[in-house]
Molecule: transfer RNA
Organism: Candidatus Moranbacteria bacterium CG10_big_fil_rev_8_21_14_0_10_35_21
RNA sequence: GCCGAGAUAGCUCAAUUGGCAGAGCAACUGUUUUGUAAACAGUAGGCUGUGGGUUCAACUCCCUCUCUCGGCU
Numbered sequence: 001g002c003c004g005a006g007a008u009a010g011c012u013c014a015a016u017u018g019g020c021a022g023a024g025c026a027a028c029u030g031u032u033u034u035g036u037a038a039a040c041a042g043u044a045g046g047c048u049g050u051g052g053g054u055u056c057a058a059c060u061c062c063c064u065c066u067c068u069c070g071g072c073u
Stems, first nucleotide, its partner, number of pairs: 001072007010025004019056001027043005049065001051063003
């Protein structure tokens, strides 16, 4: 330099052919317990890597850039 995959909650990851952004773990609150842990119930937490474009509507499609991983030279 070229090709491919990826970037979504604190962490690991979904979101299927464009139509309300979710789960598990972690955190917090409550119940239970003499207390802690465990269990159960609940709450909060996201401008979906950056900047544009298409569209009534974009995590999803197109372009640019940044970063990570793999391959080729």